RNA sequence: AGAGUUUGAUCCUGGCUCAGAGCGAACGCUGGCGGCGUGCCUAACACAUGCAAGUCGAACGCGAACGGAGUCUUCGGACUCCUAGUAGAGUGGCGAACGGGUGAGUAACACGUGAGUAAUCUACCCCUGGAUUUGGGAUAACCUCGGGAAACCGUGGCUAAUACCGGAUAAUGUCGUGUCUCUUCGGAGACGCUGACCAAAGGUGGCCUCUAUUCAAGCUACUGUCCAUGGAUGAGCUCGCGGCCCAUUAGCUUGUUGGUGAGGUAACGGCUCACCAAGGCUUCGAUGGGUAGCUGGUUUGAGAGGAUGAUCAGCCACACUGGCACUGAGAUACGGGCCAGACUCCUACGGGAGGCAGCAGUGGGGAAUAUUGCGCAAUGGGCGAAAGCCUGACGCAGCAACGCCGCGUGUGUGAUGAAGCCUUUCGGGGUGUAAAGCACUGUCAGGUGGGAAGAAACUCCAUCCGCUCAAUAGGUGGAUGGACUGACGGUACCACCAGAGGAAGCCCCGGCUAACUCCGUGCCAGCAGCCGCGGUAAUACGGGGGGGGCAAGCGUUGCUCGGAAUUACUGGGCGUAAAGGGCGUGUAGGCGGCUAGGCCAGUCAGGUGUGAAAGCCCUCGGCUCAACCGAGGAAUUGCGCUUGAUACUGCCUGGCUUGAGUGCGGGAGAGGGAAGCGGAAUUCCCGGUGUAGCGGUGAAAUGCGUAGAUAUCGGGAGGAACACCGGUGGCGAAGGCGGCUUCCUGGACCGCUAUUGACGCUGAGGCGCGAAAGCGUGGGGAGCAAACAGGAUUAGAUACCCUGGUAGUCCACGCCGUAAACGAUGGGUACUAGGUGUUGGGGGUAUCGACCCCUCCAGUGCCGAAGCUAACGCAUUAAGUACCCCGCCUGGGGAGUACGUCCGCAAGGAUGAAACUCAAAGGAAUUGACGGGGGCCCGCACAAGCGGUGGAGCAUGUGGUUCAAUUCGAUGCAACGCGAAGAACCUUACCGAGGUUUGACAUGCUUGCGACCGGUGGUGAAAGCCACCUUCCCUUCGGGGCGCUUGCACAGGUGCUGCAUGGCUGUCGUCAGCUCGUGUCGUGAGAUGUUGGGUUAAGUCCCGCAACGAGCGCAACCCCUACCGUUAGUUGCCAGCGGAUAAUGCCGGGCUCUCUAGCGGAACUGCCGGUGACAAACCGGAGGAAGGUGGGGAUGACGUCAAGUCCUCAUGGCCCUUACACCUCGGGCUACACACGUGCUACAAUGGCUGGUACAGAGGGCUGCGAUACCGUGAGGUGGAGCCAAUCCCAGAAAACCAGUCUCAGUUCGGAUUGGAGUCUGCAACUCGACUCCAUGAAGUUGGAAUCGCUAGUAACCGCGUAUCAGCACGACGCGGUGAAUACGUUCCCGGGCCUUGUACACACCGCCCGUCACACCACGAAAGUUGGUUGUACUAGAAAUCGGUGGGCCAACUCCUUCGGGAGAGGCAGCCGCUCAAGGUAUGGCCAGCGAUUGGGGUGAAGUCGUAACAAGGUA
Repeated sequence: AGAGUUUGAUCCUGGCUCAGAGCGAACGCUGGCGGCGUGCCUAACACAUGCAAGUCGAACGCGAACGGAGUCUUCGGACUCCUAGUAGAGUGGCGAACGGGUGAGUAACACGUGAGUAAUCUACCCCUGGAUUUGGGAUAACCUCGGGAAACCGUGGCUAAUACCGGAUAAUGUCGUGUCUCUUCGGAGACGCUGACCAAAGGUGGCCUCUAUUCAAGCUACUGUCCAUGGAUGAGCUCGCGGCCCAUUAGCUUGUUGGUGAGGUAACGGCUCACCAAGGCUUCGAUGGGUAGCUGGUUUGAGAGGAUGAUCAGCCACACUGGCACUGAGAUACGGGCCAGACUCCUACGGGAGGCAGCAGUGGGGAAUAUUGCGCAAUGGGCGAAAGCCUGACGCAGCAACGCCGCGUGUGUGAUGAAGCCUUUCGGGGUGUAAAGCACUGUCAGGUGGGAAGAAACUCCAUCCGCUCAAUAGGUGGAUGGACUGACGGUACCACCAGAGGAAGCCCCGGCUAACUCCGUGCCAGCAGCCGCGGUAAUACGGGGGGGGCAAGCGUUGCUCGGAAUUACUGGGCGUAAAGGGCGUGUAGGCGGCUAGGCCAGUCAGGUGUGAAAGCCCUCGGCUCAACCGAGGAAUUGCGCUUGAUACUGCCUGGCUUGAGUGCGGGAGAGGGAAGCGGAAUUCCCGGUGUAGCGGUGAAAUGCGUAGAUAUCGGGAGGAACACCGGUGGCGAAGGCGGCUUCCUGGACCGCUAUUGACGCUGAGGCGCGAAAGCGUGGGGAGCAAACAGGAUUAGAUACCCUGGUAGUCCACGCCGUAAACGAUGGGUACUAGGUGUUGGGGGUAUCGACCCCUCCAGUGCCGAAGCUAACGCAUUAAGUACCCCGCCUGGGGAGUACGUCCGCAAGGAUGAAACUCAAAGGAAUUGACGGGGGCCCGCACAAGCGGUGGAGCAUGUGGUUCAAUUCGAUGCAACGCGAAGAACCUUACCGAGGUUUGACAUGCUUGCGACCGGUGGUGAAAGCCACCUUCCCUUCGGGGCGCUUGCACAGGUGCUGCAUGGCUGUCGUCAGCUCGUGUCGUGAGAUGUUGGGUUAAGUCCCGCAACGAGCGCAACCCCUACCGUUAGUUGCCAGCGGAUAAUGCCGGGCUCUCUAGCGGAACUGCCGGUGACAAACCGGAGGAAGGUGGGGAUGACGUCAAGUCCUCAUGGCCCUUACACCUCGGGCUACACACGUGCUACAAUGGCUGGUACAGAGGGCUGCGAUACCGUGAGGUGGAGCCAAUCCCAGAAAACCAGUCUCAGUUCGGAUUGGAGUCUGCAACUCGACUCCAUGAAGUUGGAAUCGCUAGUAACCGCGUAUCAGCACGACGCGGUGAAUACGUUCCCGGGCCUUGUACACACCGCCCGUCACACCACGAAAGUUGGUUGUACUAGAAAUCGGUGGGCCAACUCCUUCGGGAGAGGCAGCCGCUCAAGGUAUGGCCAGCGAUUGGGGUGAAGUCGUAACAAGGUA
């Protein structure tokens, strides 16, 4: 620090996901030790049991028992002493308000921070001053009696105090009052005064006096108590600032806001009350709702920030729920009280008891969180003079890998490398120095032994020195020495002993991301964080081997931050990706020109206070290190105070004119409103003329018309809109505005610089305007025209087209308030090259004048620099550079939907979510492909022609069907007379049957035998099986060769996969294309080159050009053919010479010609003319056998179709192995209702038949071709000459030509089919060959829709040959003979090439894709209602309690009176009454949530239905 994921690829936008760190965690697998930490996040759910707050006898009264001893005894016991002034409870004091827990509530001065308190309190503690006097009456305990189950209560009686009460005294205290000072003007302080008022408690030690003694008095020390001042500490109250969400919460408030007075409080205050006023809060977010303890910090982050608030620390709140006060310095009190409620428990049913959110522990909840431990030794707290007691605070231990840190599970050596396992191309490779082995070490654990620090205080003892005091007593302070005290714990630590011994797992290995192979599985099982893996070779599933990572842990899940600049302050955007408000006006707010002075609020600087501690960071130190801990420092970015600076901002005062406005003078304009007027056209009405159609369309029909239309002329009515001018012309803020005239009216512009003097810009809300459609009321209605009707179209056609046609369109008034309201671009100001149009106005120059030309201002267009942009593009009219203000965006879908609210008559508008779901959705550009887009151009592509196919019969292939089998493959073009260039057996792969098992075939080893070959017999359909006869070579004598045989390795497979492959082939296509290097352009994919202008069969060539070159293709080079020359003449030829014959190159001879087959020549747009760009090239011509690649062949670029072939061959993997191998016989591949392809023969007279007569080429021939001759009607037979071939043979070419006949007929056409008889091949023609002869004589009379071939020696017609082959050819491959017609042309069909355009396609149009319906699942909305929560209001109710009233009942202190019994008063208590008020009740609202028959849409779901809406002009943009 980034990475993966949208695409064929690219750039951008944008979301999702990952790598990091963290955790009070949980779960899975695993687990050796130690240290330090941490441990109910859920039910503030309910709790058994124990413990968690007591202490003081030096405040006070009372006061046991057990036990022991003694005395007495009636032997039952009694008494005394000790136990013991102990235990115990009680009165009283202090504490219990701390400490400990929890986070429910709380959005608040609760918290944080900083101030204030002149508006306050503060027990215990400290300093200082003073005091501590004098009296009194009770009461608990206790005793007694009584009630009660209990809890507990009551009556009577006794008693003490540092308990309670009265009196005295008193101030610097309080109140009153005076003066002075200060003041925030509220008050405060100081000093006075004749004033008034308020206190107390003693205890202990010592000494001494008195007394008979105790007591008492006195002195003294300490302590306690009281008053007052100050301090310290703690607390209360107030204020500034700071920190959550929702506006789908916009208004809230009656003690409310303020005042006066009173009450109350420690204290200010509506805190409370009475009266008066009518205020107070709020868009800088009141009120309401939701959520939440706040902070130091923690975590993450570079930081800013985000998230969080366990442990530790500060504050707050709470203590079963709600209310209330009492006590007290302090509480409205966790382990106090009262009342109400819920719950639990006890009960004798009358009544009582309780509150773990203290520590343990239990149940419950939950994914989940520990021991009913030890100790007060330390630290701290309460009480006490102290000893000490109490302390689940705390210190320790236990449990838990929950976290962090440390250690170990050994170390060294050890092979070209064991075994096992894995893998393999079988050679090897890996695990792997790993192990074993050898040599060592000794941590941890184990054993034995030793053994701390934490503990020095308090206190006590001793000695010494001070102070107090009359004191050598006592007390007190200090020093020295000594004594006492450890839960942890026999722990840490140390030493020794033994011995490698007891101690490694988890996750991952497709990419991201580090780590690869085998097997299994076969879209199954499964994996998955994202992308995605799995459909028979899976590095992605499961296992094995191996490897990578971390390690006593490792993974998973959840959560937080990061990455995410993905809420953007730092640090984003808004033309097209999400995003500019439809437009204006203007309120609040924000921002604001030049200049002078003042102030110093902001701002900046210095100082200062605070910013708790801990934590983080730095340094040092302590545990062996570390974690952890200690000390010091730094930091704490903040707030307050103070001093200073004054540039900038702000505020105040003054000035200025350039921003802005006003004035004067002009002209332009569809700017707005109102009234009036005009002509053209449509329609309708009337009349005339006139007759059969009109109208409409792609074509039609509906419709109109003989009742007279359309057409035409004249007249009239009515409504709406304003042709030409008219223009990227004008005006307006936008919507929008178009005939002419008049009236009213807004704005802008130009010129002049007179005037005001910043008056400005923007603008949340608000207000206004706002196309079309729509709505209301009333008019109007010509044309047009939703709906609707009809006619067409169509598979359908609720559409497109046509004929009609109502709302509406128009007017008035009122609503609606939207739009692709678009420049998809908010407004303002300033700045930043130009060029060229155009509108309005001005100036200059020129002119008689208008133009032209130059120039300024304002508008409106186009093109372009820099710059910007993802690109496209924008570019002084910015999307550039900046500033100010407003609006808006944050993945797609769900959805502009639901709910709520506001607006509206309605339609609907505004505001505007969530669940759920997806891994994308997008923008721009690129290359392709495609288009019922365009341009250019090719091709037997169409057209023009000729002949066919499709109809018939037959042949052949295929589909289908059948069958035991009809083997398999090929399947649009590019399968179908294809693999097959030849299935009777064989072939043969199929079926049936019979057999073989090292095999029909290869190699090696092994057992035994012996040749092999050949022959015979049995059985059998054969194969085979069984039996028999005959029969070897070499040798070193071991054996070897050869053959058979046994066994083992292996053979064998036309079994599967052509979607694992090689090779070969088809196809686009013999189409003209396909690429590369370098350069250049582009962020990039890519582009350029290869596009353009010409030209060509051609990316052929020329020219141009940021390209220049090159490669594979094209062409040429090769072969055949056409002409000539030359060489060579046998088997070919015969001109000339000779010979022979009935005749023939038959013979001699010859090589002229033909021919043969070698070598050459010839053609290149070379020449001429024209066209063309001076080119390439084209057109015409000459010459020439041939002319513009002469004709034909071979030759097939990069690639496409997972095209074809595993059955030619080769080959990976899989499968079979007495069978999926092999042999044999027979059958099948030849089937047959049918369908298709390819052919043959025909349908006839351009013909058939009969007879006659010509002319080829190219081939083949030795288990071959086979002549003459003879036989047969014939196929053929007999026979065998010649020929291994320019020699002989196959071999008669046929059409043609000549002659004759047939005469339009199912025929003298046609030959299928069938009967009979034969021939040939072959082991064998039944299934199932070909041919011949005789007889038979079917369909068929030129072929529907549709469709094929061919452009010249071509089509068509005619025959010949060859391969395969025993035989079998209508097929295939070749050969020659005869030999045409037509091409205007490129609109259309098909295919193709180039350029361009659109695209939502890229598996590429056989693409993509939309909606309803049907089915399944999911979440959500509505819904009669129903259930619950919360809250408001009204009324009722009114516990406990405070306060107030009353107080006839009751009462010790004080006062008075007294007959001493008592009475009265003061003061109080109970009771009662009243105010306030919790729970509760009744009624009625609001809000939230759950459920809900049914219902609505939405989402999702390999192969459902219907259509075709969108993407190409998507076929109606």
A computed fold for a 1517-nucleotide RNA from a metagenome, annotated as small-subunit ribosomal RNA. Rfam family: Bacterial small subunit ribosomal RNA. The coordinates come from a structure-prediction model, not an experiment, and the mean pLDDT is 85. The RNAcentral record of the sequence draws on SILVA.